The RNA shown here (c-di-AMP riboswitch aptamer (ydaO/yuaA leader)) has 131 nucleotides and comes from a soil metagenome.
RNA sequence: CGCCGAAUCCGCGUUACCCACGCGGAGCGGGGGACCCACAUCAGUCCCCGGGGCCAACCGGAAGAUCGUUUCCGGCGCGCAGCUCUUUCAGCGCGAGCCCGACAGCUAACCCCGCAGGCGUCCGAGAGAGA
Numbered sequence: 001c002g003c004c005g006a007a008u009c010c011g012c013g014u015u016a017c018c019c020a021c022g023c024g025g026a027g028c029g030g031g032g033g034a035c036c037c038a039c040a041u042c043a044g045u046c047c048c049c050g051g052g053g054c055c056a057a058c059c060g061g062a063a064g065a066u067c068g069u070u071u072c073c074g075g076c077g078c079g080c081a082g083c084u085c086u087u088u089c090a091g092c093g094c095g096a097g098c099c100c101g102a103c104a105g106c107u108a109a110c111c112c113c114g115c116a117g118g119c120g121u122c123c124g125a126g127a128g129a130g131a
Stems, first nucleotide, its partner, number of pairs: 001120004008026006027115006037105001050103001051100004058075006076095005083130007
């Protein structure tokens, strides 16, 4: 100076000042939570294999493995500086991780929570709008 991401900005206190920390505000993001709607409703059998949230991080198939974990293919989703946004093509990369704890559809009022962490592009082409 940029990238992923909601993860930024401002004020006060503390300090010579900055950072950290505490409080407050704005903004951004997430969850819970009515009516209505959706789901459910009866009988029989079997089973305990739960269910849910954040995120792009999901589905199907074939091998392999034989708790987990791996590889490939297809579909689908996500990201990639040259002022910004949208979009098309090309190229490259990603599809992980974490949380709740038997429990949650949507959901106005209302309630609660987060504002982290991790990285370094090597200058691809077209169109539209804005600045």
The coordinates come from a structure-prediction model, not an experiment, and the mean pLDDT is 80. The RNAcentral record of the sequence draws on MGnify. The model forms 96% of the base pairs in the Rfam consensus. Its Rfam family is "c-di-AMP riboswitch aptamer (ydaO/yuaA leader)". Rfam links the family to the GO terms cyclic-di-AMP binding and regulation of gene expression. The family has 106 seed sequences and 7,607 matches in Rfam 15.1.